[in-house]
This is a predicted structure of a 1518-nucleotide RNA (small-subunit ribosomal RNA) from Proteobacteria bacterium CG1_02_64_396. RNAcentral holds the sequence, with entries from ENA and SILVA. Taxonomically the source falls in Pseudomonadota (Bacteria, Pseudomonadati).
RNA sequence: AACAUGAGAGUUUGAUCCUGGCUCAGAACGAACGCUGGCGGCGUGCUUAACACAUGCAAGUCGAACGGGAUCCGCCUUCGGGUGGUGAGAGUGGCGCACGGGUGAGUAACGCGUAGGUAACCUACCUUGAUGUGGGGGACAACCACUGGAAACGGUGGCUAAUACCGCAUGAGGCCUGAUUGUCUUUGGACGAUCCGGCGAAAGUCUUCGGACGCGUCAAGAUGGGCCUGCGUAGGAUUAGCUAGUUGGUGGGGUAACGGCCCACCAAGGCGACGAUCCUUAGCUGGUCUGAGAGGAUGAUCAGCCACACUGGGACUGAGACACGGCCCAGACUCCUACGGGAGGCAGCAGUGGGGAAUUUUGCACAAUGGGCGAAAGCCUGAUGCAGCGACGCCGCGUGGGUGAAGAAGGCCUUCGGGUUGUAAAGCCCUUUCAGUGGGGAAGAUGAUGACGGUACCCACAGAAGAAGCCCCGGCUAACUCCGUGCCAGCAGCCGCGGUAAUACGGAGGGGGCGAGCGUUGUUCGGAUUUACUGGGCGUAAAGGGCGCGUAGGCGGCUUUGUAAGUCAGAGGUGAAAGCCCCGGGCUCAACCUGGGAAUUGCCUUUGAUACUGCUUGGCUAGAGUUCGGGAGGGGGUGGUGGAAUUCCGCGUGUAGCAGUGAAAUGCGUAGAUAUGCGGAGGAACAUCUGUGGCGAAGGCGACCACCUGGACCGAUACUGACGCUGAGGCGCGAAAGCGUGGGGAGCAAACAGGAUUAGAUACCCUGGUAGUCCACGCUGUAAACGAUGGGUGCUAGGUGUUGGGAGUAUAGUGCUCUCAGUGCCGCAGCUAACGCAUUAAGCACCCCGCCUGGGGAGUACGGCCGCAAGGUUAAAACUCAAAGGAAUUGACGGGGGCCCGCACAAGCGGUGGAGCAUGUGGUUUAAUUCGACGCAACGCGAAGAACCUUACCUGGGUUUGACAUCCUGAGAACCCCUUCGAAAGUUGGGGGUGCCGGCUUGCCGGAGCUCAGAGACAGGUGCUGCAUGGCUGUCGUCAGCUCGUGUCGUGAGAUGUUGGGUUAAGUCCCGCAACGAGCGCAACCCCUGUCCUUAGUUGCCAUCAGUUCGGCUGGGCACUCUAGGGAGACUGCCGGUGACAAACCGGAGGAAGGUGGGGAUGACGUCAAGUCAUCAUGGCCCUUAUAUCCAGGGCUACACACGUGCUACAAUGGCGCGUACAGAGGGCAGCGAAGCCGUGAGGUGGAGCGAAUCUCAGAAAGCGCGUCUCAGUUCGGAUUGGAGUCUGCAACUCGACUCCAUGAAGUCGGAAUCGCUAGUAAUCGCGGAUCAGCAUGCCGCGGUGAAUACGUUCCCGGGCCUUGUACACACCGCCCGUCACACCAUGGGAGUUGGUUUGACCCGACGUCGGUGGGCUAACCCUUCGGGGGGGCAGCCGCCUACGGUCAGAUCAGCGACUGGGGUGAAGUCGUAACAAGGUAUCCCUACCGGAAGGUGGGGAUGGCGUCAAGUCAUCA
Repeated sequence: AACAUGAGAGUUUGAUCCUGGCUCAGAACGAACGCUGGCGGCGUGCUUAACACAUGCAAGUCGAACGGGAUCCGCCUUCGGGUGGUGAGAGUGGCGCACGGGUGAGUAACGCGUAGGUAACCUACCUUGAUGUGGGGGACAACCACUGGAAACGGUGGCUAAUACCGCAUGAGGCCUGAUUGUCUUUGGACGAUCCGGCGAAAGUCUUCGGACGCGUCAAGAUGGGCCUGCGUAGGAUUAGCUAGUUGGUGGGGUAACGGCCCACCAAGGCGACGAUCCUUAGCUGGUCUGAGAGGAUGAUCAGCCACACUGGGACUGAGACACGGCCCAGACUCCUACGGGAGGCAGCAGUGGGGAAUUUUGCACAAUGGGCGAAAGCCUGAUGCAGCGACGCCGCGUGGGUGAAGAAGGCCUUCGGGUUGUAAAGCCCUUUCAGUGGGGAAGAUGAUGACGGUACCCACAGAAGAAGCCCCGGCUAACUCCGUGCCAGCAGCCGCGGUAAUACGGAGGGGGCGAGCGUUGUUCGGAUUUACUGGGCGUAAAGGGCGCGUAGGCGGCUUUGUAAGUCAGAGGUGAAAGCCCCGGGCUCAACCUGGGAAUUGCCUUUGAUACUGCUUGGCUAGAGUUCGGGAGGGGGUGGUGGAAUUCCGCGUGUAGCAGUGAAAUGCGUAGAUAUGCGGAGGAACAUCUGUGGCGAAGGCGACCACCUGGACCGAUACUGACGCUGAGGCGCGAAAGCGUGGGGAGCAAACAGGAUUAGAUACCCUGGUAGUCCACGCUGUAAACGAUGGGUGCUAGGUGUUGGGAGUAUAGUGCUCUCAGUGCCGCAGCUAACGCAUUAAGCACCCCGCCUGGGGAGUACGGCCGCAAGGUUAAAACUCAAAGGAAUUGACGGGGGCCCGCACAAGCGGUGGAGCAUGUGGUUUAAUUCGACGCAACGCGAAGAACCUUACCUGGGUUUGACAUCCUGAGAACCCCUUCGAAAGUUGGGGGUGCCGGCUUGCCGGAGCUCAGAGACAGGUGCUGCAUGGCUGUCGUCAGCUCGUGUCGUGAGAUGUUGGGUUAAGUCCCGCAACGAGCGCAACCCCUGUCCUUAGUUGCCAUCAGUUCGGCUGGGCACUCUAGGGAGACUGCCGGUGACAAACCGGAGGAAGGUGGGGAUGACGUCAAGUCAUCAUGGCCCUUAUAUCCAGGGCUACACACGUGCUACAAUGGCGCGUACAGAGGGCAGCGAAGCCGUGAGGUGGAGCGAAUCUCAGAAAGCGCGUCUCAGUUCGGAUUGGAGUCUGCAACUCGACUCCAUGAAGUCGGAAUCGCUAGUAAUCGCGGAUCAGCAUGCCGCGGUGAAUACGUUCCCGGGCCUUGUACACACCGCCCGUCACACCAUGGGAGUUGGUUUGACCCGACGUCGGUGGGCUAACCCUUCGGGGGGGCAGCCGCCUACGGUCAGAUCAGCGACUGGGGUGAAGUCGUAACAAGGUAUCCCUACCGGAAGGUGGGGAUGGCGUCAAGUCAUCA
């Protein structure tokens, strides 16, 4: 000194907060897999088949216990042999083999851990002490002989030794029996002393002769064990009852020892909700991993304990075993066999097969440490020490260092400038760790001995030399680009990427991370406060039991005494070692090893403390209860009584309808209904009073009276003295529906029938109608049984109603003040995710119970219990999803509400839809009918004008640096003319012709521009993508809205402002207001038009004057009109009224105009992935002798049909003919074109004038006047067709317009439906212009004539504001439910079938112990008459128990199973529309019946339903 110490993120939504799950980042591993791999150290390595095992080894040793002696050697030898030494193998005997080593199958247990006990025990070898070791006897192996067997292995007879075996002696403080006594002990009893009697030991060997080693008995120690106990040590109650040796006793037996351990008898106990029994799983611990910790998970290696050794059983030997490398039996398997019989057990070390994702060498050595035996030498030792293999893990090192910018080359990207790879490389200068080669060379070893090992380490040498990969780069999460691909291929931990511009797939470049590794997979903890002890919740998110009574249990008022169990403190013992942690030490460091300490949060013993809790004792009255007196009440039960109404019956009056609905019909009625009068019957329910009023625990309770009965409240006194609170199980009560039996049955009414509605209508509506509803008795036991809020106690601002009681006070009276108990509303603090709750808490605390832990599957299956049944209760899993949810917000929507607006409706006028034609579109056709536009907001649209061109399409013919742009090279000026072929494009040939600018050497060179040829960069594309884009446009909508800053409110999304009261065309303005201001929109400013003034007066005008050809023509004039510049004017300014003293509105005056005078331009934030790549621009992709380009012809003009938009009509308000009047605004030089002349006409001719207030197009038409037609398919209508023409144009065939003559179709006012328009508007009439050679019923403009109607906002459509509901947010063209059909998946039932486990009964009964018997056999001891007998033992036999096996009957678990039930998931299937809005019948809950399905209906209940009107009540303000 002894540690240290807490991080979050992604994902539900349009967004938000919360709840809640899923997922990720971390650490770890006996790992495995993929890619890669230089060295060393230290560790570590069958997690699966306790599956089977070939081969070798893993336990022997002792000759100093014994008999014996193969072999070899020496000496001697008479060669027969003798003698000495050595001493193998086998045997007797001793010790060991019960250790060490392996494994984790079994075991939920005193198995393990921890703390104790043993006065209930044992302990070989070892140590200490005491003492002894005397004298005898008989065998059996080996060996020999004979003999069986294939073998394994034996049999018979004979010989023999011992530290083998057996008596005897001696003997204690040993053991047994008995007696006396001391000490200790809670009891039982223990230890000791004394005495009598009995029992009971021994072995020798070696010797240097000193002794050494042994042996016996007793005592003690040490070590190791046996047994017992407290506490701790999994899950399941869908296992609730278990137990006959069971529990206890007595007496025996047995054991080392206690004990039902075993036996006989006796008693009837024992265990269990504090979880017995049963089932499943599992060796336990020190520790290990994780974690801030508490915990959670785990139990490899190392260490302790246990269990097991092929499976099951058994004993023997022994100090110790019921024995891994011993025995016996049974079973399975394998092997040998001569078929008779035998042998075996790697979960020891290696190794093999198998299983598996997966786990090593048939190595070296006993040198060290340790073990066995031995006196020792020594032998044995797969324990152990080492080596080998594996990146399996941890740790360390290296793969080079410095310098080096031309920022090389290459790669990649690029905005083409460059950037990046990148000081990186190369180059230059160095170094040599590791590996390599050579040399030296340890410690580990106290005397000898070294497997490791020529190892560690040291020295020398050569040379940058031999040594880098893996994963990732959308967010989480550090790291970005290009190409390829095109919802394909693929990725993915979650969210999610991929449908042609993918930072998400694959490749590349670049980058990030780690590094001899890196990723993936699996598992554990963490994050997860997501099981909450630390540290959660239950009104609406999951979650309060339907309600009460009450058992166990938990908790419990004030005070006293004692105690000391809990609690606190001190001390002692223990908590093994290792590990973790701290301080040191040793390997070069580290990993690793090691010394000391701390820690081990625990248990036990002991000594104290006594506040609190417990226990105990005494007391108290504040909790609780009792008593007395009151009044309130739909509290409960029983019996009786009453009136109104419905229905039915009888009689009467009376006649054609009644009833019913949105409208009808079924139904009833001339056989007399309905209606009405009287009388009667019967059942059910009790109007008004009636009330956020009362009572009850809840369900629930409502006419009146009587009886019986429960509870609460108020007031008051006395008493009891904590008697209390809660309440698992249990018991009881418990709406409606439903069930059983028996009654009853008026009305209502599931089912059912009929009628309607409807596409259908198993519904909503109607007419009927049965169970049922009612009563009695019994069952059921559930509801949105709700305040979605368990019970109890205390505390914490108020205000105001109401019910019951009481007190005070005042009054004639209603009262007022206070208080207790209930019941409502509002509201502060506080709480809450918010909504909200707020003394009746959802606040602050305590006590007890119940319940929750993502959604679905499912309150389902199976099992149990209950029920007559319906069913209730208890209650899962597989599988599947990344959500499911709560509250609030902004929108959108509603067959919700309120207010308001708009030609939105209504009121009107005229149309469309019918006809013919024009035009556009669809469709069809076609070689092509180019393309685009598709509700409003495509369809007379792009197209303001397709015969060629246009033109993008088709057919055919050509061209290929190109029709067009830039650059380069060569030639030529450009250019013009003629010509061949051809439909043209194009192509062939020939001729003419040299310019401009500059330089200068005057003849060339160069340049600009053009043409031709050539090469390549490139051109070109109306090819694709408007869902990659810019720009432009449409639309909501000229609707009145859309926002911001600051402030404030809210956790937040957001709100406020912008809402409210008025008002307006308007978010226009005023007032009010936690808002105050501001911006884009509105309005105004701009243009046209309406009045006036002024300036100016040609091409305009003409009042006055003059002239006149009579035309403002001319002079003249600028007054007027007009033109076009500038101004004035209109502002609710004035008056009256209304309104709030406002804004404003209504009316009026004046005025040309009056309340934005009329019209236009002007289009907020945004929506529709709206439209356009074919106006243009543009990213990307695609084509490049073609998807480019040129040309001719064709097509865009087709035609059964359908739609849109128009024109002309159907006629008399008209047609036709004649005459006649009045505009405005425009256009005009490749133009408008006058007069005149010609033509019936289109037009021709003609050419004046005019770049236009001058000339011209140009005649306006409807109108007006006159005439005619007379209601008809016409003098309406003009299509169609024939003929003849005109004009434009290179060209009118496909395919122009117009004219004339002739022809004369449909059509007689248009079904359903639908459009426009509110005033100079609709309607009607003509005129002009753009485009354009020509072509207009279209489009854009212009003027002429010129209406009708608007009560009003109920309804349709669209829109604005406020509010409400919502399960919608691609926003109702939304969402979404169920059946059916198909595919797949898991699962329940299932006749049965297979297997495992297990229970009960019975049968059989091996080996073996024990017991009995023992007639057969028998050495030791005893007796003996020596023949034998006895004692003891053995074989054999019998008995109890018993493994395996068998039979019968159950229980339980698992597999399979025809068929069957529901469930889940699937792409765009079928049927409907149940739910979300009042979801179009409000929804939901329980229940019953019914129906293809969602569902419908009945009964009761809930609001988690809406709105209107009226009323009531409460609150707030006045």